[in-house]
RNA sequence: AGUGUGAUAUAGAGGAUGCAGAUGUCAAUAGUAAUGCAUAUCAUGAAAGGGAUAUCUGCCGAAGUACAUAAAUAUCUAUUUAUGUAUUGGGACUAUGUUUAAGAGGCAUAGUACUGUCCUGAAAGGGUUGCCCGAUCCUUUCAGGGAGUGCUUAUCAUAUU
Repeated sequence: AGUGUGAUAUAGAGGAUGCAGAUGUCAAUAGUAAUGCAUAUCAUGAAAGGGAUAUCUGCCGAAGUACAUAAAUAUCUAUUUAUGUAUUGGGACUAUGUUUAAGAGGCAUAGUACUGUCCUGAAAGGGUUGCCCGAUCCUUUCAGGGAGUGCUUAUCAUAUU
């Protein structure tokens, strides 16, 4: 100096909509529901949930789902919080199922291509090794495969060359 293993870190990256939350604006829902009047195609006129956009906050198992346990609320169902286990790299579109008043949205599964990362293989280029061969590292392209308890970086410890 290199490599392997383990641990640590207020560490870092993915993204063409990264995740979650809050607030404002806009469109739609809808001239609908409802209300008033009275013998009408009259007048007034929403909201919940969701969508787009902007800003702010916390972050990168961010967050979600299933199961189990405990606590609280509740007439029962059920809901919320915390913990544990398992699972999903990320978003988009499509289909099915489920939830819902719902063609919205959520959730689950599957598929399609896209995208980031690591591994393997091939090709091209460059660096190091005095030169060639060879070895090794990096970049680009293509193909295949894996998963976030991952990947990258730094530090420490340890083993080995």